[in-house]
Molecule: transfer RNA
Organism: Actinomycetota bacterium
């Protein structure tokens, strides 16, 4: 150089045209002499950017950026 794969909350990670979730973690409240557990509430998201196709895009398309693999 050229293929493939991935890119969503702090963190690991679903959803593959029609309200953006879920565990963990965070914040408060109960509970305990106090911690852990454990229950109830709750915040937190420009779906990697830019375009495009569509009534409608996190998804389809194309480009570009970042990461992984394989080749040369």
């Nucleotide at each position: 150089g050229g293929g493939c794969c991935g890119u969503u909350g702090g963190c690991u990670c679903a959803g593959c045209g029609g309200u953006a979730g879920a565990g963990c973690g965070c914040u408060g409240c109960c509970u305990u002499c106090a911690c852990a557990c454990g229950g109830c509430a709750g915040a937190g998201g420009u779906c990697g950017c830019u375009g495009g196709u569509u009534c409608g895009a996190a998804c389809c398309c194309a480009g570009c950026a970042c990461g992984g693999c394989c080749c040369a």